[in-house]
About this RNA
The RNA shown here (c-di-GMP-I-GGC riboswitch aptamer) has 87 nucleotides and comes from Desulfotomaculum sp.

RNA sequence: CCUGAAAAAGGCAAACCUGCCGAAAGGCAGGGACGCAAAGCCAACGGACCUAAGGUUUAAAAAAUGAGGGUGGCCGGGUUGCCGGGG
Numbered sequence: 001c002c003u004g005a006a007a008a009a010g011g012c013a014a015a016c017c018u019g020c021c022g023a024a025a026g027g028c029a030g031g032g033a034c035g036c037a038a039a040g041c042c043a044a045c046g047g048a049c050c051u052a053a054g055g056u057u058u059a060a061a062a063a064a065u066g067a068g069g070g071u072g073g074c075c076g077g078g079u080u081g082c083c084g085g086g087g
Stems, first nucleotide, its partner, number of pairs: 001086004011036002016031006034073001040079003045076003048071004054065001
């Protein structure tokens, strides 16, 4: 530097349940394992998706708009790194 078929040391933890935070999306902690070779980190790198305070509108809603928020377990990118194999 390339690579992840098998193995070992280990690691993480979807859905769901409980508690807490949040308007929501969602997050945190405990239980739990669907999966994961970066399922470590970056959302102030790009795209995608989710949410929607407020204003406008309306009889009331819905729709549209939308500050902001969220997902790194959506993808690309950046960055750091364990083990094995090859050079």

The source organism's lineage runs through Bacteria, Bacillota, Clostridia, Desulfotomaculaceae and Desulfotomaculum.